Predicted 3D model of a 73-nucleotide RNA (transfer RNA) from a Patescibacteria group bacterium.
RNA sequence: GCCCCGGUAGCUCAAUGGAUAGAGCAAUUCCGUCCUAAGGAAGAGGUUGUAGGUUCGACUCUUACCCGGGGCA
Repeated sequence: GCCCCGGUAGCUCAAUGGAUAGAGCAAUUCCGUCCUAAGGAAGAGGUUGUAGGUUCGACUCUUACCCGGGGCA
């Protein structure tokens, strides 16, 4: 330098163009207990890597760039 895969919550991952982007774990608060723990409940937490394009509508399609991994040279 070229090619391929990936980037979504603190972590691991869903969401194949259509409702307000969800789940588990973690964290927080509360219940529970003499105190911890187990267990239970609740409410939060997101510029979907960045900037454009297509579309009535984009996490999804597309272009460039950034980051990570792999391959070729």

Its Rfam family is "tRNA". The family's RNA type in Rfam is transfer RNA.
The coordinates come from a structure-prediction model, not an experiment, and the mean pLDDT is 80.